Predicted 3D model of a 1420-nucleotide RNA (small-subunit ribosomal RNA) from an uncultured bacterium.
The coordinates come from a structure-prediction model, not an experiment, and the mean pLDDT is 86.

RNA sequence: AACGAACGCUGGCGGCAUGGAUUAGGCAUGCAAGUCGGACGGGAGUAGCAAUACUCCAGUGGCGAAAGGGUGAGGAACACGUGAGCAACGUGCCCCCAAGUUGGGAAUAGCUCCGGGAAACUGGAAUUAAUACCGAAUGUGGCCUCCGCCUGCAUGGGCGGAUGGCUAAAGAUUUAUCGCUUGGGGAUCGGCUCGCGUCCCAUUAGCUUGUUGGCGGGGUAACGGCCCACCAAGGCGACGAUGGGUAGCUGGUCUGAGAGGACGACCAGCCACACUGGGACUGAGACACUGCCCAGACUCCUACGGGAGGCUGCAGUCGAGAAUCUUCCGCAAUGCGCGAAAGCGUGACGGAGCAAUGCCGCGUGCCGGAUGAAGGCCUUCGGGUCGUAAACGGCUGUCACCGGGGACGAAUCCAAUGACGGUACCCGGGGAGGAAGCCACGGCUAACUACGUGCCAGCAGCCGCGGUAAUACGUAGGUGGCGAGCGUUGUUCGGAUUUACUGGGCGUAAAGGGUCCGCAGGGGGCCGGCCAAGUCCGAUGUGAAAUCCCGGAGCUCAACUCCGGAACUGCAUUGGAAACUAGUCGGCUAGAGUCUCGGAGAGGAGAGUGGAAUUCCAGGUGUAGCGGUGGAAUGCGUAGAUAUCUGGAAGAACACCGAAGGCGAAGGCAGCUCUCUGGACGAGUACUGACCCUCAGGGACGAAAGCGUGGGGAGCAAACAGGAUUAGAUACCCUGGUAGUCCACGCUGUAAACGUUGUGUACUUGAUGUGGGGGGACUUGACCCCCCCCGCGUCGGAGCUAACGCGUUAAGUACACCGCCUGGGAACUACGGCCGCAAGGCUAAAACUCAAAGGAAUUGACGGGGACCCGCACAAGCGGUGGAGCAUGUGGCUUAAUUCGAGGCAACGCGAAGAACCUUACCUGGGCUUGAACGCUUGAUGAUAUUGGGAGAAAUCUCAAGUCCCUUCGGGGCGUUGAGCGAGGUGCUGCAUGGUUGUCGUCAGCUCGUGCCGUGAGGUGUCGGGUUAAGUCCCAUAACGAGCGCAACCCCUAUCAUUAGUUGCCAACAGGUUAGGCUGGGGACUCUAAUGAAACUGCCUACGCAAGUAGAGAGGAAGGUGGGGAUGACGUCAAAUCAGCACGGCCCUUACGUCCAGGGCUACACACGUGCUACAAUGGCCGGUACAGAGGGCAGCCACCUGGUGACAGGGAGCGAAUCUCGAAAGCCGGUCUCAGUUCGGAUCGAAGUCUGCAACCCGACUUCGUGAAGCUGGAAUCGCUAGUAAUCGCGCAUCAGCCAUGGCGCGGUGAAUACGUUCCCGGGCCUUGUACACACCGCCCGUCAAGCCAUGGGAGCCGGGGGUACCUGAAGUCGGUAACCGCAAGGAGCCGCCUAGGGUAAACUUGGUGACUGGGGCU
Repeated sequence: AACGAACGCUGGCGGCAUGGAUUAGGCAUGCAAGUCGGACGGGAGUAGCAAUACUCCAGUGGCGAAAGGGUGAGGAACACGUGAGCAACGUGCCCCCAAGUUGGGAAUAGCUCCGGGAAACUGGAAUUAAUACCGAAUGUGGCCUCCGCCUGCAUGGGCGGAUGGCUAAAGAUUUAUCGCUUGGGGAUCGGCUCGCGUCCCAUUAGCUUGUUGGCGGGGUAACGGCCCACCAAGGCGACGAUGGGUAGCUGGUCUGAGAGGACGACCAGCCACACUGGGACUGAGACACUGCCCAGACUCCUACGGGAGGCUGCAGUCGAGAAUCUUCCGCAAUGCGCGAAAGCGUGACGGAGCAAUGCCGCGUGCCGGAUGAAGGCCUUCGGGUCGUAAACGGCUGUCACCGGGGACGAAUCCAAUGACGGUACCCGGGGAGGAAGCCACGGCUAACUACGUGCCAGCAGCCGCGGUAAUACGUAGGUGGCGAGCGUUGUUCGGAUUUACUGGGCGUAAAGGGUCCGCAGGGGGCCGGCCAAGUCCGAUGUGAAAUCCCGGAGCUCAACUCCGGAACUGCAUUGGAAACUAGUCGGCUAGAGUCUCGGAGAGGAGAGUGGAAUUCCAGGUGUAGCGGUGGAAUGCGUAGAUAUCUGGAAGAACACCGAAGGCGAAGGCAGCUCUCUGGACGAGUACUGACCCUCAGGGACGAAAGCGUGGGGAGCAAACAGGAUUAGAUACCCUGGUAGUCCACGCUGUAAACGUUGUGUACUUGAUGUGGGGGGACUUGACCCCCCCCGCGUCGGAGCUAACGCGUUAAGUACACCGCCUGGGAACUACGGCCGCAAGGCUAAAACUCAAAGGAAUUGACGGGGACCCGCACAAGCGGUGGAGCAUGUGGCUUAAUUCGAGGCAACGCGAAGAACCUUACCUGGGCUUGAACGCUUGAUGAUAUUGGGAGAAAUCUCAAGUCCCUUCGGGGCGUUGAGCGAGGUGCUGCAUGGUUGUCGUCAGCUCGUGCCGUGAGGUGUCGGGUUAAGUCCCAUAACGAGCGCAACCCCUAUCAUUAGUUGCCAACAGGUUAGGCUGGGGACUCUAAUGAAACUGCCUACGCAAGUAGAGAGGAAGGUGGGGAUGACGUCAAAUCAGCACGGCCCUUACGUCCAGGGCUACACACGUGCUACAAUGGCCGGUACAGAGGGCAGCCACCUGGUGACAGGGAGCGAAUCUCGAAAGCCGGUCUCAGUUCGGAUCGAAGUCUGCAACCCGACUUCGUGAAGCUGGAAUCGCUAGUAAUCGCGCAUCAGCCAUGGCGCGGUGAAUACGUUCCCGGGCCUUGUACACACCGCCCGUCAAGCCAUGGGAGCCGGGGGUACCUGAAGUCGGUAACCGCAAGGAGCCGCCUAGGGUAAACUUGGUGACUGGGGCU
């Protein structure tokens, strides 16, 4: 795009078309073929007195009934289409021509009578007519026989003549015609024959006996094995016979750019069929849709004896089905039959009806109308949108409706005649009145929002949507599309160059046969002649009409119809051309082959022969092991192994040479010698003269394994055994070991039989190596060198290729031929066939299932891949954790609640830098409902605070006292209270978010612009060589630059200088104290804090092109980043956080909000993380004594004094602080303890206190006295640290009333050890490689098993279908034969025979269905 459609929703009108596609299933009822009285006798009726006339009728007779109408079952065929042929034929009615139509006869239906039967129907008798039937006559003619002539295309055809033979007729009548007979011609229609065309299967390869042909005959309108007898043995087939399946064919229809593909409704041509099968009769024509006979199935009637029927005609009915109409009107038109005609008949036809089934046309209104109404929907709450849409105002009148008029179609002298139809059409009338839906809106594909739902319900053509913000489901609003329709389903073509003729491919995507030979087939060198089959041009005939196209015309337009033209790409005949192809004749040598000479080679076959090695045997020497492995064991060995020497035996394979080498068609071929033998190559010239290339079938060869028979058997070695390994180990490893490996003969016929690349020929830049041969130049001779031919390789140009790559050995450019492919799986399978001894091979599907399977390349990620390099990553060290007690966090359990979050690293002393109340989010109970806090509007009120009383656990309630400010007097501020709008939520979603943070990782990376390369993804740059802590820098370079990162710039610290000198400092001077920078003073020093300096591989040496590296180098406070901090690229983890805050959406609103009291977050069989304290002598305890830094302090730090054992208390000076104050410990000195669960260790518990606080019961810290647990260095495992670090010692601060802080963040004191090195573990960077991974190895994925579903193979069988064969039987009927019966006869009846539908029997074949069980397969 299309449709004879169907289904869903919807439906106003008209025109024109179309409408049983399925059960060629069954059918009630009516109609669908009659007509003629001018062929005939007769009957009935009407008129008439009658003769007679007219009308109607059964029958005889004539014509028609073979047309028209229906259907597509069958049929793969001369059925159809197309073009020819018939010298092998027929033709009623029609036309033309010629001739004729004489004279007789015998019957019969009807009618009448008598019978039979239920009926259908039928018997007998008598009588009768004809255009019915039968003789006779005539014979223009025709036919048979014979002769002659002409002619063709083989049989033949035409004309003429002759003797003889045969052969016709019908009448009617108004007298004008119509008929009848014979012959010839025409027209029309038909019959037969031939060329070509006409579906699928080769898993159908052979078929055929009337078969093929001949002679003779029969039969027919006619040729013919059409039929028969005889003779011959043919005929068809890979150019697809035979068989199976399917199908009416065509003009055309649909689609397509075309070529094609699919189809064959309506209309038209042809064929076939008429309940199924067979048969003939009649006839011009039939083997006959509404005729006959027989058989069969089915239905109906019956009096049971018999009969009747055939809608695939028009309507209609049942059935089956997704599905297909009225039991209508009319012969008015067109046509047909009959008739002289009038006319009659006609379910052909003309019309109407039903159905949106299709095509076409029309309408459902038009113009104006913005407060952009109401309402709906959305909203960022401003608004937007439906939307000029509506309302409203003005107008029009198509369609429908009503009224009036009213056709064409009607022809013929006139008249008459219309089913449609009072229709089309015209006029008038009224009123916007009666007339819009369907589908879609994620992409493809035009059209978006809201709500509902929450992987549910559902959608879906493909991709795919839906798991709480769905433009994809459902609904709504809006929008898009089409519109009396719109969607869906089905089917065909297209897109699909996706079967490729036009117009594809085969190295790796599917696809080159394992190799060669070779028949058929296909293709084929140069020159010339002929021919004209192919080819090309012209003409002629045909190619029906309709359709399509063009032009025009008619219905108002269109659809539709009509007229004309073109076209129908075809076939045939004929004339011509001769380039090419074919054919034929002649010639040629460039293809191909033969010949001569020559050398190379693991080419093949047979025979012989050699040495090394292995094993075995015998002997000698010799002794305890050998062997084997990652390490072992099994095994061998004291009966003497292994080792070693000598001799012998056997079998198999041939080291070095040896190679990218050679040979062969491939498989493949390797010691040496001989014999036989194939091929290729070089050089040469002579010969043949296209002898060539390819090759379906076919044949031969064909590794290994395997099979058969017979040998052989050293080594090796499936199976097997043992030993190991392992979770297991039917493996890898080891010790043994049989087939086999070897030989001969025979089979098998496969392979990653691979260059995954068929064979042949030609052409197209090169470089280089190598094997064989030849030539040249130069040489004494060679080699090197140059050239040619043939092989084998490597690299590359053009070109090709999806890319990879190929590239004169093509995958380039062409030609010829063969083989093969057409999504993945099922399936290198099943079934069938062929081959094989078997194993198995060759050929080779389908159901079903999936939305992919696949190639090449790219970027990543990954690897028990590689190279390089980093990091407390390992190693080397030091100290810990894991064991104990306690602290703290978490899990779990518990609970009314134990609020919530955090979960490997990167949760777990984390949010929390302070849970007794508060905090607090949890629980229980008691209260409040505009609310505990805030904003606005409005009304009332004048306070609130404060004090007191009562109730209560408190919140709260209640009573009483008490009481504002400003003012322009309107009011305002502030407060209380009422109403209203807003509140509030630590409720959910961190997977809707912002912000912030963790982590990889302070790792060295991540990108961009332009250019270049690539079809593209993408690459290059960023790689490489060096170097660095670093993508740091250098060199090189199709890249050149740049950005974010690195580094530097910033802070602290280490040295110095300058400036400044209080509260800090005190060297010199002076004063003073028990002492003391205490005082005057000083700026020198320390220090403070501001500004500078200093370090840059700058210098030297070595190495290096450079960058740079090395040197305990020099100098320097510091040396190669001096040390530390801040600083965190592109990104990853849907990482963390809605409970810090913010925020979209959802949810709650007398409650999920809020207030209060109490409780809980502090629970405790248990498990884990992080810590503290220890286990002691490098220690504990006692006494004495020394030295910090950085901080804090007024509701504070607190000197000092007093009291207390002490926590602390009572006094109290100073200090908002370089001024006052908080202040070290380890250390050092001295003493004691002496290895003990202790003078270690301090848990736990008891008692008594101190302090904070409204309050220490749950649940604080501290003090004192007493108690004195576990623990004696911690299993597997695991953590931190590379220098002022670890370890160890104390000090400060935040939070804070206090504190569960042993935590966190800082500060200083003392102060180590070790690093060979990068193999290994972990993490990371860069390059490279492989990949079937890409939510990326925590990936992907294979097979068995288990379960469900599905289709399918086999299967003892069972049940059907189909065609054929053999035999038996055999109706009707044609044909043939025939004595008895009939007939005068012709002839008939009967009987016999052949053939045969159908039926029966039998053995096979073929094709389906089903089947216990069974095999594999697919999906989940």
Rfam family: Bacterial small subunit ribosomal RNA. Rfam links the family to the GO terms structural constituent of ribosome and ribosome. The sequence is in RNAcentral, with records from ENA and SILVA.